Annotation:
This is a predicted structure of a 470-nucleotide part of an RNA (small-subunit ribosomal RNA, 3' major domain) from an uncultured bacterium. Its Rfam family is "Bacterial small subunit ribosomal RNA".
Context: one part of a larger RNA
RNA sequence: UGACGGGGGCCCGCACAAGCGGAGGAACAUGUGGUUUAAUUCGAUGAUACGCGAGGAACCUUACCCGGGAUUGAAAUGUAGAUGACAGGCGGUGAAAGCUGCUCUCCCUUCGGGGCAUCUAUGUAGGUGCUGCAUGGUUGUCGUCAGCUCGUGCCGUGAGGUGUCGGCUUAAGUGCCAUAACGAGCGCAACCCCUGUCUACGGUUGCCAUCAGGUAAUGCUGGGCACUCCAGGGAUACUGCCAUCGUAAGAUGUGAGGAAGGUGGGGAUGACGUCAAAUCAGCACGGCCCUUACGUCCGGGGCUACACACGUGUUACAAUGGGGGGUACAGAAGGUCGCUACCUGGUGACAGGAUGCUAAUCUCAAAAACCUCUCUCAGUUCGGAUUGGAGUCUGCAACCCGACUCCAUGAAGCUGGAUUCGCUAGCAAUCGCGCAUCAGCCAUGGCGCGGUGAAUACGUUCCCGGGCCU
Numbered sequence: 001u002g003a004c005g006g007g008g009g010c011c012c013g014c015a016c017a018a019g020c021g022g023a024g025g026a027a028c029a030u031g032u033g034g035u036u037u038a039a040u041u042c043g044a045u046g047a048u049a050c051g052c053g054a055g056g057a058a059c060c061u062u063a064c065c066c067g068g069g070a071u072u073g074a075a076a077u078g079u080a081g082a083u084g085a086c087a088g089g090c091g092g093u094g095a096a097a098g099c100u101g102c103u104c105u106c107c108c109u110u111c112g113g114g115g116c117a118u119c120u121a122u123g124u125a126g127g128u129g130c131u132g133c134a135u136g137g138u139u140g141u142c143g144u145c146a147g148c149u150c151g152u153g154c155c156g157u158g159a160g161g162u163g164u165c166g167g168c169u170u171a172a173g174u175g176c177c178a179u180a181a182c183g184a185g186c187g188c189a190a191c192c193c194c195u196g197u198c199u200a201c202g203g204u205u206g207c208c209a210u211c212a213g214g215u216a217a218u219g220c221u222g223g224g225c226a227c228u229c230c231a232g233g234g235a236u237a238c239u240g241c242c243a244u245c246g247u248a249a250g251a252u253g254u255g256a257g258g259a260a261g262g263u264g265g266g267g268a269u270g271a272c273g274u275c276a277a278a279u280c281a282g283c284a285c286g287g288c289c290c291u292u293a294c295g296u297c298c299g300g301g302g303c304u305a306c307a308c309a310c311g312u313g314u315u316a317c318a319a320u321g322g323g324g325g326g327u328a329c330a331g332a333a334g335g336u337c338g339c340u341a342c343c344u345g346g347u348g349a350c351a352g353g354a355u356g357c358u359a360a361u362c363u364c365a366a367a368a369a370c371c372u373c374u375c376u377c378a379g380u381u382c383g384g385a386u387u388g389g390a391g392u393c394u395g396c397a398a399c400c401c402g403a404c405u406c407c408a409u410g411a412a413g414c415u416g417g418a419u420u421c422g423c424u425a426g427c428a429a430u431c432g433c434g435c436a437u438c439a440g441c442c443a444u445g446g447c448g449c450g451g452u453g454a455a456u457a458c459g460u461u462c463c464c465g466g467g468c469c470u
Stems, first nucleotide, its partner, number of pairs: 007470007015460002019423005026315008034306002042053002064301006076124009088103006106115003126290002129288003135284002137279003140275001142273001147186006153162003166177003192267004197235003202230002206225003211222003238261001241255001242253004317416001321375006334363002338357002342353004382413001387408007429452007
């Protein structure tokens, strides 16, 4: 000087408390450990690994295993030499890759050669092989915590201190006052984006108040841009006003006004650094290693195994519910190898027609809610695992190993021990919808969107983490 203390003081955070809903028990999904295996490729491992890399493992992917091949190689490039084609078509063999036979067969030229392609030789190649403890770049975490420093001056022999401490204040090293310090930088805040209110401009594909036409019905049509909305622009909030407290900064108020009030809400934004944290398998790169193989092509298998253990989830155990019928209301995205209205067939997944849309035009397209009937507390009309049968779709191909549909089957489970997690408002809880990846999909995951919509916070003694002073 720091760090640490079951030392002290002050302060903060869903840290505790007050509440609401879960996990831990069941079945299944998924990841991991372990075990097994020819292989079950590799990485990630307290918080900060474990629905993580993977935003899609049937082949491919694929890196693993078994088997079959070729060796300048799948691709790129230099030099030298040879050939005139290479590709294509038809065979043989084969699981394919490959090997092999037949056929067809270049261009320009000043005839020196050149272009292009193939083959041979050779220099490069190639490596998801090792080292993240040689590295770049990127990332997690402490932590969106309020800190981390510098110049000059001053103090100290020096390490270093001061500033950055003290009082008050703030979400904040945010500010005010004081002061051997005076200033400054990186952080904080603001500037950026979305959202909430108003305003003028613009008005199609959006809208329809007024006028007119028309329909079984509909902005359907003429017309209009008032309204809604969309797109870009502007305004608005600053403790500005009032009252009280205070020297000030500021604090308080069921205060006024206001759509919004004290950072309005959300996002992006992550200081100096810490963990030799993570990544050589995204990429790049030093060193080391392989070079008829640790490179590469193909077929099949594996990554999907299963006495078990753990994490994260989904579905439930029911009446605030299950089932049948009827009937409303979104937002944000996507769509031409696509989304498909409508019609027909089928119980259905879907199929066959047909139409619109390269989209504010067409389409995908809601559920919970509401009304009504039924079930009456039961392992049930709860629950849906598992299994049998029959199908649909994608795709060369669903055996290992796809999703979906119908019929039948109808397991565990009656609210879960110790313990533990999330959340403070349009949040939790609950309900559906969309997207990326993608032929299809093991999505109950991830990322978004809207609908319905609570309870509680006395307080800081205690647990955890953090900040300042000592």

RNAcentral holds the full RNA, with entries from ENA and SILVA. The coordinates come from a structure-prediction model, not an experiment, and the mean pLDDT is 83.